The prediction has a mean pLDDT of 81. This is a predicted structure of a 74-nucleotide RNA (transfer RNA) from Corallina officinalis.
RNA sequence: UGGAUGUAUAACUCAGUUGGAUAGAGUAUCAUGUUGACAUCAUGAAAGUCACUGGUUCGAGACCAGUUACAUCC
Numbered sequence: 001u002g003g004a005u006g007u008a009u010a011a012c013u014c015a016g017u018u019g020g021a022u023a024g025a026g027u028a029u030c031a032u033g034u035u036g037a038c039a040u041c042a043u044g045a046a047a048g049u050c051a052c053u054g055g056u057u058c059g060a061g062a063c064c065a066g067u068u069a070c071a072u073c074c
Base pairs, nucleotide, nucleotide: 002074003073004072005071006070007069008068011027012026013025014024020058029045030044031043032042033041051067052066053065054064055063
């Protein structure tokens, strides 16, 4: 080089059921409260092109095809 399999969702680690209503949690960050101050704790906020492109569908994070990156195997 070729072939097969798996993974890709918030800054990080990860959920997301049989395709359905506004995409979530923890950590971290910021604000407020608590404290003499810090830490802890409580409340709240911000943070997303669901890797990319196209397709199917009334509707896609999910299904299909291709591409890219990473990992494993032959």
The organism belongs to Corallina, within Eukaryota. The RNAcentral record of the sequence draws on ENA.